[in-house]
FMN riboswitch aptamer (RFN element) from a Clostridia bacterium, 148 nucleotides, folded computationally. The coordinates come from a structure-prediction model, not an experiment, and the mean pLDDT is 78.

RNA sequence: CGACGUCUUCGUGGCAGGGUGAGGGGAUGGCUAUCCCCAAUUCCCGACCGGUGGUGAAGCCCCCCAGGGGGACGAGUCCAUCAGCCUCAUCGGUUGAUCCGGUUGGAAUCCGGAACCGACAGUAAAGUCUGAUUGGGAGGAGGCGGAG
Numbered sequence: 001c002g003a004c005g006u007c008u009u010c011g012u013g014g015c016a017g018g019g020u021g022a023g024g025g026g027a028u029g030g031c032u033a034u035c036c037c038c039a040a041u042u043c044c045c046g047a048c049c050g051g052u053g054g055u056g057a058a059g060c061c062c063c064c065c066a067g068g069g070g071g072a073c074g075a076g077u078c079c080a081u082c083a084g085c086c087u088c089a090u091c092g093g094u095u096g097a098u099c100c101g102g103u104u105g106g107a108a109u110c111c112g113g114a115a116c117c118g119a120c121a122g123u124a125a126a127g128u129c130u131g132a133u134u135g136g137g138a139g140g141a142g143g144c145g146g147a148g
Base pairs, nucleotide, nucleotide: 001148004145005144006143007142008141009140010139017045018044019043023038024037025036026035027034028033047128048127049118050117051081052080053079054078060071061070062069063068064067076116077115084094085093086092098114099113100112101111102110120131121130122129
C1' cells in the first nucleotide's frame, strides 16, 4: 500500500409577489336577485429547487524540473445508480428532460444564450404543501483487524 472482514458516523433542496374563484359563510331581500367576507404553495402570470458514483480538455494552485507528476473546483437533461412504481418477494421489470453559439488540437461537462424535466397517495388538478417517512437509500468520511 492493501483484497477482505467489522464498527462508528454522515447521507436533499424548493412557490417571494400578483391574478382567478371550485367551494364555504354572512347581510339585505324574499325565490328572483344584489352585495360583502373567506377561499388553490395544486389553475394562470411569475418565483424557486436539483440525491449518489463516474467522466469532466484548457485554465488555476503546488512539486520536481522544461518535460512530467500531484491537487482543488467542476453535468438536474452524458454514462451508471438510489429513492418511487409493478411484483408475495430477495430476484426481476419499469423509471423524466438540451439545443444553439463561443473558446480550444480536443467540450453532451467550461463560458454566453434560449429551452426542457421531475414517483405514489391525499386535496381545487402539486417537482416545491401534507402523508407513507423518527422510514429507506445509492454512497461519503473515519476507526479497528487483516490475506497478500